[in-house]
RNA sequence: GCUGAUCGCGCGGGAGAGUUCCUGCGAUUCGGGUAACCGGGUUGCAGGGCGCCGAAGGAGCAACCGCCCCGGAAUCUCUCAGGCCAAAGGACCGCGUGGAUCGA
Numbered sequence: 001g002c003u004g005a006u007c008g009c010g011c012g013g014g015a016g017a018g019u020u021c022c023u024g025c026g027a028u029u030c031g032g033g034u035a036a037c038c039g040g041g042u043u044g045c046a047g048g049g050c051g052c053c054g055a056a057g058g059a060g061c062a063a064c065c066g067c068c069c070c071g072g073a074a075u076c077u078c079u080c081a082g083g084c085c086a087a088a089g090g091a092c093c094g095c096g097u098g099g100a101u102c103g104a
Base pairs, nucleotide, nucleotide: 004102005101006100007099008097009096010095011094012093013092018050020049021048022047023046024045025044026043027042028041029040030039031038032037051084052083053082057080058078059077060076064072065071066070
């Protein structure tokens, strides 16, 4: 110096499940009405209920692996957390890298 492995950073791809129900407080819009007000639509926030998803994280079992005392272990399982319009996030995959570490 090149290559390899692991991690970081950047870019691209990336699934599933309620645009659910109730209550409260608003905003906006339509109709009726002299007005007070009444009804409907859209939407924001907070709380509660039931249902559901798993691919942030977390936990459990284990095929398997090892330096075999013990340890490492999933896309499996659980659903604490997270999520169920969109956005964000997203295991994992690909490309790049003037970054970090290690080995030959």